[in-house]
RNA sequence: AACACCCGCGCGGGAGAGACCACGGACACGUGGCGCCGAAGGGGCAAAUCCUCCCCGGAACCUCUCAGGCAAAAGGACCGCGUGGGCAGG
Numbered sequence: 001a002a003c004a005c006c007c008g009c010g011c012g013g014g015a016g017a018g019a020c021c022a023c024g025g026a027c028a029c030g031u032g033g034c035g036c037c038g039a040a041g042g043g044g045c046a047a048a049u050c051c052u053c054c055c056c057g058g059a060a061c062c063u064c065u066c067a068g069g070c071a072a073a074a075g076g077a078c079c080g081c082g083u084g085g086g087c088a089g090g
Base pairs, nucleotide, nucleotide: 005086006085007084008083009082010081011080012079013078018034020033021032022031023030024029035070036069037068041066042064043063044062049057
């Protein structure tokens, strides 16, 4: 240097759930109320895990719904393509 891995950026794809009720407002939205969603983020946990035991650690699209979301827009885990850097020593 390359592959892989990690982080960032650009483009494309990207689900779910009330355009709910009251008041204000042209709308978006704000306050309160009831009902929902899970794929930003955040919290929680099992087994495997050394010869045995205990403790610690132990993931997620699982789970909780704090946050966020429930017309469009925006956002969006994840996937694909491209790209910058790290790993980096040799």
Glycine riboswitch aptamer from Actinoplanes aureus, 90 nucleotides, folded computationally.
Model confidence (mean pLDDT): 81 of 100.
The sequence was found by an Rfam model in a public genome assembly.
Rfam family: Glycine riboswitch aptamer. From the family's description: This family represents the bacterial glycine riboswitch.
The source organism's lineage runs through Bacteria, Bacillati, Micromonosporales, Micromonosporaceae and Actinoplanes.
The model forms 90% of the base pairs in the Rfam consensus.